[in-house]
This is a predicted structure of an 86-nucleotide RNA (c-di-GMP-I riboswitch aptamer) from a Planctomycetia bacterium. Taxonomically the source falls in Planctomycetia (Bacteria, Pseudomonadati, Planctomycetota). Model confidence (mean pLDDT): 83 of 100. Its Rfam family is "c-di-GMP-I riboswitch aptamer". Gene Ontology term of the family: cyclic-di-GMP binding.

RNA sequence: CCACGACAAAGGCAAACUAUCCGUGAGGAUGGGACGCAAAGCCAUGGGUCCGGCUUCCCGAAGAAGCGGAUCGCCAGGCUACCGAA
Numbered sequence: 001c002c003a004c005g006a007c008a009a010a011g012g013c014a015a016a017c018u019a020u021c022c023g024u025g026a027g028g029a030u031g032g033g034a035c036g037c038a039a040a041g042c043c044a045u046g047g048g049u050c051c052g053g054c055u056u057c058c059c060g061a062a063g064a065a066g067c068g069g070a071u072c073g074c075c076a077g078g079c080u081a082c083c084g085a086a
Stems, first nucleotide, its partner, number of pairs: 004084002012037002017032006035073001041079003045076003048071004053067005
């Protein structure tokens, strides 16, 4: 340095739920709270899932596609990083 990840050490993050606020919504911010996490740090690039408005297809509904949005604690990919036993 690359890989790997201990019943190691020091630290870190924080699901559900909840209070307040923001958003039409998915969801987000802050506080409380810990189910978990070795990238649960960052990036919506590919796929998935979800949302609602518009457009198109459709007699209409249902549904599908496109545009737009949410999610990185769904998976993959990219960038960066603490510690050091086997």